[in-house]
Order: sequence, then structure tokens, then C1' cells
RNA sequence: CACAACUGUUCAGCGCCCGCCCUUGGCCGAGCCAAGGCGACGAGGAAGAGGGAGUAUCGAAUCGUUCGGCGGAUGCCCUCUCGGCCAUUCACGGUCGUAACGGUCUGGACGAAAUCCGGGGAGUGAUCUCCGGGACAGAAUCCAGUCCGAUGUGAAGG
Repeated sequence: CACAACUGUUCAGCGCCCGCCCUUGGCCGAGCCAAGGCGACGAGGAAGAGGGAGUAUCGAAUCGUUCGGCGGAUGCCCUCUCGGCCAUUCACGGUCGUAACGGUCUGGACGAAAUCCGGGGAGUGAUCUCCGGGACAGAAUCCAGUCCGAUGUGAAGG
């Protein structure tokens, strides 16, 4: 360096399973034991570090189970740091996060997967998985308009 096998990492609407339910096997059965299966569909979401609380945004679908439980988590709050804006610089204060003021209302842009239909693969099975087809959201974001709030204090320099 090449080849082969095995293992690990990738993940964050993510992972896990002593409940329920389902499958297979053993015992004649009730039931028990053993081994398995199921247990959230996408959209959106991160300046860095630390801490805290604990049902952390949005809709789609469906009816055992998107039930129940545990952990985590880009959400929220606080502190510090970095950065933008608030007049040129600095400090404080405020606000925001690189698209770097916040919010109300109206219109527009952007815009999903599962379900469903068709087909394939794995498994004794429950079930899992892949491909193709067509359809349907809301939030957020952006654009335009509208209204409300904010756009500060001090110093330096000019």
C1' cells in the first nucleotide's frame, strides 16, 4: 500500500423498555417458563461555556400503543464571554445572534412524511425493511403593507 473479515463512530422529535398487548417454543390444559416483537409521521429548531426548572415548538395521521414509563435534547430562565444594532469611539444599559430591534393585524412566497395505492426483500411467526406512484398541513422564516413600543445615559473626539 492492497484485499478480506469483524467492531465502533454518524443519531437529538432522538434513544431505551421490569407494564399492557402480540408471536414462537416447552409443559395435556388454565397458567407458568424461555426466546422474541411492538412501543411518534414528518416540518421547524444551536454564537461559546456553565448552571437551573421540567409535559420544550408545529401540525399530519390514527384508533390496542403517537398507550404507559425512563433517559436525553438545538426550546425556556439565570450568569459569564464573543459578536451585531441603539450616533464616530469607549463604558454602562437595552435588545438581538451573523438574515444579529421587538410585537399586532392583512396579503403573498416557501412548503412534509407517515397514512393510502403498487411492488420487492428478511423472518416459522408477531413483525421489520426497501423501492416506486399520487395527495394533503401548521408553526417558523422571508417579502410587501399596517399600527404599537423602543431607538437610552455618561465620557472622549470632531